[in-house]
């Protein structure tokens, strides 16, 4: 002097990721409520499953009339496995009421698996919706690393352009230290 393996810190991809409250559109003249208003109905159905109960209820007409969830585009915040997302387990709420075993939904935790990023298109669930989400395949596009091709310059740097591969990467820096 290089330098595997280890273990710290440190940036970088960009229509980059999530988070929040305020706004504006939608959601919708929807749900509901009202009525000196007509009508139909007293059975039948609803209210996840059974079992006792318990509640509700249609159409027109008139007035009145949300909301939540999702969405835009600024703003703040915290960040770069950012973060989404499957499976399994557990616990908590929840679904009319109580009992039972379960079912569906939600939220936290623990594992363990997938994806470098966004974008576009189809097809599936969601969903009021032709927004938008989410999953899956396909397409170019972009960043990293590796093997290469051509030009330039000869200092090992610049362009280009091919193939491959994953973020437990990859870029700098410090420590330990086989090895040479």
């Nucleotide at each position: 002097a290089u330098u595997a393996c280890u273990g710290g810190a440190u940036g970088a991809g960009g229509c980059g990721c999530a988070a929040a409250a305020a706004u504006c559109a939608u959601c919708a003249g929807u749900a509901c409520c009202u009525a000196u208003u007509g009508c139909a109905a007293c059975a039948c159905g609803a209210c996840c499953u059974g079992u006792a109960a318990g509640u509700c209820g249609g159409c027109a007409u008139a007035g009145g009339g949300a909301a939540a969830g999702g969405g835009a585009a600024a703003u703040u915040u915290g960040c770069c496995g950012a973060a989404a997302u499957g499976g399994u387990u557990c616990a908590c709420u929840u679904u009319u009421u109580a009992c039972a075993u379960g079912g569906g939904a939600g939220u936290g935790a623990a594992u363990u698996g997938u994806u470098g990023g966004g974008c576009u298109g189809c097809a599936u669930a969601u969903g009021a919706a032709c927004a938008a989400u989410a999953u899956g395949c396909a397409g170019a596009c972009u960043g990293c690393c590796g093997u290469g091709u051509a030009g330039c310059u000869u200092u090992u740097g610049c362009u280009u352009g091919a193939c491959g591969g994953a973020g437990u990467g990859c870029u700098u820096c410090c420590a330990c230290u086989u090895g040479u």
Predicted 3D model of a 180-nucleotide RNA (Lysine riboswitch aptamer) from Alkalibacterium sp. AK22.
The RNAcentral record of the sequence draws on Rfam and Ribocentre.
The organism belongs to Alkalibacterium, within Bacteria.
The prediction has a mean pLDDT of 76.
Rfam family: Lysine riboswitch aptamer. About the family: Riboswitches are metabolite binding domains within certain messenger RNAs that serve as precision sensors for their corresponding targets. Allosteric rearrangement of mRNA structure is mediated by ligand binding, and this results in modulation of gene expression. This family includes riboswitches that sense lysine in a number of genes involved in lysine metabolism, including lysC.
The model forms 98% of the base pairs in the Rfam consensus.